[in-house]
């Protein structure tokens, strides 16, 4: 240097034809219990790397950056 990929909650990852963003675990709070942990319920947490086009709307589609993987010269 080229090409193909990958960034989405505190981790780990879904999210198809573009229309309000989820789950698992982790976290608080209750209820259970003599007390714990399990387990039942609720709940909080997200500029969806950045930027700039398309579009009535963009996490999704173009474009050009950034970081990581992977490959080819």
């Nucleotide at each position: 240097g080229c090409c193909u990929u990958g960034u989405u909650a505190g981790c780990u990852c879904a999210g198809u034809c573009g229309g309000u963003a989820g789950a698992g675990c982790g976290c608080a709070g209750c209820g259970u219990u003599g007390g714990u942990a399990a387990c039942g319920c609720u709940g909080a947490g997200g500029u969806c790397c950045c930027g700039g086009g398309u579009u009535c709307a963009a996490u999704u589609c173009c474009c050009g950056g950034a970081c990581g993987a992977g490959g080819c010269u």